SAM riboswitch aptamer (S box leader) from Chengkuizengella marina, 116 nucleotides, folded computationally. Lineage of the source: Bacteria > Bacillati > Caryophanales > Paenibacillaceae > Chengkuizengella. The prediction has a mean pLDDT of 80.
């Protein structure tokens, strides 16, 4: 880098360090930012994927496998403005016909398993 899949409406530092101006993928909006961006650390959140425990079926039984609940947060990530900020393509309902709202889906994009 590609492909399958699973999630994205919760939730995580107003006086935490180091840092110095950027940055919320991208495009139009729209915002955060010297009362301090980006990255780093430390703290946090969740619990995907491992372990550990509990627990349900399956097997005559033990073992092993395989399933299913729940919980811990011990490893592997992630995550810590704003609904994935919004929108970008179709669709459909309302107004009404220039537009505007709402909705549903795609698409992109993030993340995690797993595959080349």
């Nucleotide at each position: 880098c590609u492909c399958u899949u699973a999630u994205c409406a919760a939730g995580a530092g107003c006086a935490g360090g180091u840092g110095g101006a950027g940055g919320g993928a991208c495009u139009g909006g729209c915002c955060c930012g010297a009362u301090g961006a980006a990255a780093c650390c430390c703290g946090g959140c969740a619990a995907c994927c491992g372990g550990c425990a509990u627990u349900u079926u399956u097997u005559a039984a033990a073992a092993u496998a395989a399933u299913u609940u729940u919980g811990c947060a011990c490893g592997g990530u992630g995550c810590u403005a704003a609904u994935u900020c919004u929108u970008g393509c179709a669709g459909a309902a309302g107004u009404g016909u220039a537009c505007c709202u709402u909705c549903u889906g795609a698409g992109a994009g993030a993340u995690g398993a797993g595959a080349g």